[in-house]
């Protein structure tokens, strides 16, 4: 330099769940607590998934303006799209590392 992770050592991370906090949620952080992981280091770059707050389309209903009216305008609720929000503990690559063995 590689290729492997049966074995050693010495460390490390920390799933679900509980509590606080933070978000519109997805989710994220701090405690606590371990299902696991040889990278469960690190980074949302490509696939993939979560989510839909604002914005876009819509339909009924409700209130309200305004008109003489058919209407037309708004604002509540609902319905869809939507990522510019998330996941690296989905999978690929990028970068950088431990111990063994070959």
């Nucleotide at each position: 330099c590689u290729u492997u992770g049966u074995u050693c050592a010495g460390a490390g991370c920390a799933a679900a769940c509980c509590a606080g906090g933070g978000g519109a949620a997805a989710c994220c952080u701090u405690g606590g607590g371990a299902c696991g992981c040889a990278g469960a280091g690190u980074g949302a770059c490509g696939g993939a998934g979560c989510u839909a707050a604002a914005g876009g389309g819509g339909a009924a209903a409700a209130g309200g303006g305004u008109g003489a009216a058919u209407g037309u305008c708004c604002u509540u609720u609902c319905c869809u799209u939507c990522a510019u929000g998330c996941u690296u503990g989905c999978c690929g690559g990028g970068c950088c590392g431990c111990c063994a063995a070959g």
The RNA shown here (c-di-GMP-I riboswitch aptamer) has 102 nucleotides and comes from a Nitrospirota bacterium. The coordinates come from a structure-prediction model, not an experiment, and the mean pLDDT is 81. It was read from a public genome assembly, where an Rfam model found it.